Molecule: transfer RNA
Organism: Phaeophyceae sp.
RNA sequence: GGAGGCAUAGCUCAAAGGUAGAGUGCAGGUUUGUCAUAUCUGUGGUUGUGGGUUCGAAUCCCACUGUCUUCG
Numbered sequence: 001g002g003a004g005g006c007a008u009a010g011c012u013c014a015a016a017g018g019u020a021g022a023g024u025g026c027a028g029g030u031u032u033g034u035c036a037u038a039u040c041u042g043u044g045g046u047u048g049u050g051g052g053u054u055c056g057a058a059u060c061c062c063a064c065u066g067u068c069u070u071c072g
Base pairs, nucleotide, nucleotide: 001071002070003069004068005067006066007065010024011023012022013021018055025043026042027041028040029039030038048064049063050062051061052060
C1' cells in the first nucleotide's frame, strides 16, 4: 500500500427498516445471628463521528476515526 470483519448500557453480547433488550455489574427490599447464596424491585444508551436514502435507520449506501484479520 490492497482486501475484509467489528464498533450498541460500566463489562460481555442480542436486536432480519416500525417503542433499543438480555446476562453481568451497581442501588434498595425480603431471606440470614453476620456474610455469601437465593428472590423481588429499581438503575442504566446522543447505537464510534459526519453525511445520504426512506413516511420511518442500530439495521441500507458513502466518507472518516479506532481496532482486528489477511495479502504483498